[in-house]
RNA sequence: ACAGAAAAAUGGCACGGCGAGGGUGACCUCGACCACGCAAAGCGUAGGGUCUCACGGGAGAUAGCCGCGUUGCCUGU
Numbered sequence: 001a002c003a004g005a006a007a008a009a010u011g012g013c014a015c016g017g018c019g020a021g022g023g024u025g026a027c028c029u030c031g032a033c034c035a036c037g038c039a040a041a042g043c044g045u046a047g048g049g050u051c052u053c054a055c056g057g058g059a060g061a062u063a064g065c066c067g068c069g070u071u072g073c074c075u076g077u
């Protein structure tokens, strides 16, 4: 530099449940424990999709739905 997520290893994240709080709501934050899954479920992006509020020339939510940008562990060549 390229390729791979097959196996292995070091680790990582945390669906959802539970408790507390915020929000009209989608949903978000924190926490002991359990852990569905994830090779980027690291970081960023609201382009597409989906959802909420209002019924309106809209406003919001979701990045662990898809896509895009960017950085990285391991292995092989």
Base pairs, nucleotide, nucleotide: 001077002076003075004074012038013037016034017033018031019030020029021028022027036064042070043069044068045067047066048065049062050061051060052059053058